[in-house]
Predicted 3D model of a 73-nucleotide RNA (transfer RNA) from a Thermoplasmata archaeon. The coordinates come from a structure-prediction model, not an experiment, and the mean pLDDT is 80. The sequence is in RNAcentral, with records from ENA. Its Rfam family is "tRNA". About the family: Transfer RNA (tRNA) molecules are approximately 80 nucleotides in length. By type it is a transfer RNA.
RNA sequence: GGUGGCGAGGCGACAUCGGUGUCGCGCUCCCCUCGUAAGGGAGAGAUGGCGGGUUCGAUUCCCGUCGCCACCU
Numbered sequence: 001g002g003u004g005g006c007g008a009g010g011c012g013a014c015a016u017c018g019g020u021g022u023c024g025c026g027c028u029c030c031c032c033u034c035g036u037a038a039g040g041g042a043g044a045g046a047u048g049g050c051g052g053g054u055u056c057g058a059u060u061c062c063c064g065u066c067g068c069c070a071c072c073u
Base pairs, nucleotide, nucleotide: 001072002071003070004069005068006067007066010025011024012023013022014021019056027043028042029041030040031039049065050064051063052062053061
């Protein structure tokens, strides 16, 4: 230098032919308990690495770019 893959709540994953993203753990509050843990209920939290394009609408499609990994030269 070339090619491919990955980047997603605090953490780990899942998902989509473009239409409110989802789950587990964790967190907050409540119930239960003499108390703790366990258990039950409720809630907050992601605009998707960054920038741009297409579109009524982008996490998804397209382009550029950054980081990491693998392979090739």